RNAcentral holds the sequence, with entries from ENA and GtRNAdb. Predicted 3D model of a 74-nucleotide RNA (transfer RNA) from Geminocystis sp. NIES-3709. Taxonomically the source falls in Geminocystis (Bacteria, Cyanophyceae, Chroococcales, Geminocystaceae). Rfam family: tRNA. It is annotated as a transfer RNA.

RNA sequence: GGACGUAUAGCUCAGUUGGUUAGAGUACAUCGUUGACAUCGAUGGGGUCGCCUGUUCGAGUCAGGCUACGUCCA
Numbered sequence: 001g002g003a004c005g006u007a008u009a010g011c012u013c014a015g016u017u018g019g020u021u022a023g024a025g026u027a028c029a030u031c032g033u034u035g036a037c038a039u040c041g042a043u044g045g046g047g048u049c050g051c052c053u054g055u056u057c058g059a060g061u062c063a064g065g066c067u068a069c070g071u072c073c074a
Stems, first nucleotide, its partner, number of pairs: 001073007010026004019057001028044005050066005
């Protein structure tokens, strides 16, 4: 230098053919339960969906560029 893949909550990930609210597990906080802790149950907070631009009535999803990481080739 070239090809491919990944990027969504603190962490691990899902997200269908572009559509009406962005979700799960785990972690965290509060409450309940206990003599206490753990477990368990309930509730809650937490996201500019890596960045910029474009297409569209509408983008996590499509297109272009860039960045970071990984694999391969040179």